[in-house]
C1' cells in the first nucleotide's frame, strides 16, 4: 500500500428569542405572576427471559405441565455475561456451536435400489442334480411362395440365452446413507475377521497435566448406521397474576370526648395558639343536611441490584472500599419552534412502575489492536 | 400496560405422523356454441407457501428471530 478480523467511543455544536412538564424560592385573599434549576434513548422499540415491588394462595411433600442442557466462575436472579473445553468453518487474525442419553425403549428413513436396520438374497461366484433334456432364438446358411436374382413371408438348424436345489455375503452402483474395522496374505468348492500381521475409531484399567469439562500417552477384552429443534429417558429450575398490581377518599351543621390534668372538695377541662378572655387553626366518634357516579381524584412514582472519578483484587465477567453527585416522572399525555454562526451537513427513533440482560433498526464518518499479501529500507 | 390467534394464486379457504409435480370454488386468458353477448363445454397461465436463518439426506410442515393484521382483558368509596 491493497485486503481483510475485531474492539471502542460519539449520536451535530454555540448563541439569542419565544413557548411547555416537573421541583425550589418568592409575591398574592385567590387565581396566578416573577425568578432559579431541570428535562428521552443506546436502542427509550420487540415484550423474548430474568428478578425487585404488590395482590391472592400456601402445614410438608409429590406427580403433571413448562424451560433449561459441556466445564469453572460471575450475579439479586437469568435461557444473560465471562473464561476455558470439545466438534466445525478460514492460510491467518479470528468466526459459528439448542454442545446431556442413540449401548432403555418405541417411531421414522420418501424416490431409488436385491435390500432402509428386522434381516434377506436380484445379479454374481461355487457346488450337486438333470441333460447329447426341454424352451426361446440374432446375423449368416439351407429349404419353399412370387412372373422374378433384388425387397418381402414362411420354415429348417447353429451361435447364444432361459430353466431346479443348496452354499456364499467379498463384487454391482441405487441412495443423503447399504448391514459398519481397511490394507494385504493365509484360508476355502467359492467365499468371509473365518485366521494372522499392520493400520484407524469408541471405550475399561493405569501413568502424568489440569479446580474441572478435557488434554498427552497406554491399551486386555468388547462394541459398531442416522434421526432425540420425533416421542421418549436423566439432570438442574419453576405456587398464580401482575401499577390496568394494589391502596385510599368530598362540604356544612350540632352534640360528645378523660384508666389523663387542674384542684383539699364539689367541681372544670377536645388539642394548639402568649398567664387569661375573645378571636383564629386543627383533630376523633356519632347524628341530620347536601354534593359528586367522572374511566374523578390522590397514594403507589422514581433515591435506585443508582451513576462519575480515584484505588485494591481478579486473565475477565465482576466484586471491595472513599469521595463526591441528584440525574425526567407526565396522565391526552412536556422534552418543540424561529433565527444565526460554523462543521464531516446529522441515521434509527421518543419514557409511562422500576432494574439486570437478550434480540432487532440505525446515514456518514472517526480511532485502538491484530492478521494475510505486495513492495521499499 | 399484560395475553392469544393468523399470514398459502388477484379474492375465498384446504393442505399434519416431514417425502417424489401443493390443490379446490370464484376470478384471467384462448378456443367451442350464438346473429351478438351472457348461462354452458373444453384447454391454459398464474405460488420463492409474509421475511431471515438453523435442524434434518430433504421444510408449507419442526426450532429461532422478525415483519404486518387481528382478537380479548381494568379499578371506583
Nucleotide at each position: 500500500u491493497c485486503a481483510g478480523a475485531u474492539c471502542a467511543a460519539g449520536a451535530g455544536a454555540u448563541g439569542a428569542u419565544c413557548g411547555c412538564g416537573c421541583g425550589g424560592g418568592u409575591c398574592g385573599a385567590a387565581a396566578g405572576g416573577c425568578u432559579c434549576g431541570u428535562g428521552a434513548g443506546g436502542a427509550a422499540a420487540g415484550u423474548c427471559c430474568g428478578g425487585a415491588c404488590a395482590g391472592c394462595g400456601c402445614a410438608g411433600a409429590g406427580c403433571a405441565g413448562g424451560a433449561c442442557g459441556a466445564u469453572u466462575g460471575c450475579u439479586a436472579a437469568c435461557g444473560g455475561c465471562a473464561a476455558c473445553c470439545g466438534c466445525g468453518g478460514g492460510c491467518g487474525a479470528c468466526c459459528g456451536u439448542a454442545g446431556g442419553g442413540a449401548a432403555a425403549g418405541u417411531g421414522c428413513c420418501a424416490c431409488a435400489g436385491a435390500a432402509a436396520c428386522g434381516a434377506a438374497a436380484c445379479c454374481g461366484c461355487c457346488g450337486c442334480a438333470u441333460a447329447u433334456g426341454a424352451c426361446c432364438a440374432a446375423g449368416u446358411g439351407g429349404g419353399c411362395c412370387c412372373a422374378g436374382u433384388a425387397a418381402g413371408g414362411c420354415u429348417c438348424g447353429u451361435a447364444g440365452g432361459u430353466u431346479g436345489c443348496g452354499g456364499u455375503a467379498a463384487g454391482g452402483g441405487u441412495g443423503a446413507a447399504a448391514c459398519g474395522a481397511g490394507u494385504g496374505g493365509g484360508g476355502u468348492a467359492a467365499g468371509a475377521g473365518c485366521c494372522c500381521a499392520c493400520a484407524g475409531c469408541c471405550a475399561a484399567u493405569c501413568c502424568g497435566g489440569g479446580u474441572g469439562a478435557c488434554c498427552g500417552g497406554u491399551g486386555c477384552g468388547g462394541g459398531a448406521g442416522g434421526u432425540a429443534a420425533a416421542c421418549c429417558c436423566c439432570g438442574u429450575c419453576u405456587g398464580c397474576u401482575g401499577c390496568a398490581a394494589g391502596g385510599c377518599u368530598g362540604u356544612c351543621g350540632a352534640a360528645u370526648c378523660a384508666u389523663g390534668c387542674c384542684g383539699u372538695a364539689a367541681g372544670g377541662u377536645g388539642g394548639g395558639u402568649u398567664g387569661c378572655u375573645c378571636g383564629c387553626c386543627c383533630g376523633a366518634u356519632u347524628c341530620g343536611a347536601c354534593g359528586a357516579u367522572a374511566g374523578a381524584g390522590c397514594c403507589g412514582c422514581u433515591u435506585g441490584a443508582g451513576g462519575u472519578c480515584g484505588c485494591c483484587g481478579g486473565c475477565a465477567a465482576c466484586g471491595a472500599c472513599g469521595a463526591c453527585c441528584c440525574c425526567a416522572g407526565a396522565u391526552a399525555g412536556a422534552u418543540g419552534a424561529u433565527c444565526a454562526u460554523c462543521c464531516c451537513c446529522g441515521a434509527c427513533a421518543g419514557a409511562a412502575u422500576c432494574c439486570g440482560g437478550c434480540u432487532u433498526a440505525u446515514g456518514a464518518a472517526u480511532g485502538g489492536u491484530c492478521u494475510g499479501g505486495c513492495a521499499a529500507u | 400496560g399484560c395475553g392469544g390467534a393468523u399470514g398459502u394464486a388477484g379474492c375465498u379457504c384446504a393442505g399434519u405422523u416431514g417425502g417424489u409435480u401443493a390443490g379446490a370454488g370464484c376470478g384471467c386468458c384462448g378456443g367451442g356454441u350464438u346473429g351478438u353477448g351472457g348461462c354452458u363445454c373444453c384447454g391454459g397461465a398464474g405460488g420463492c407457501c409474509g421475511u431471515g436463518g438453523g435442524u434434518u439426506c430433504a421444510a408449507u410442515u419442526c426450532c429461532c428471530a422478525u415483519c404486518a393484521u387481528u382478537c380479548g382483558c381494568c379499578c371506583c368509596a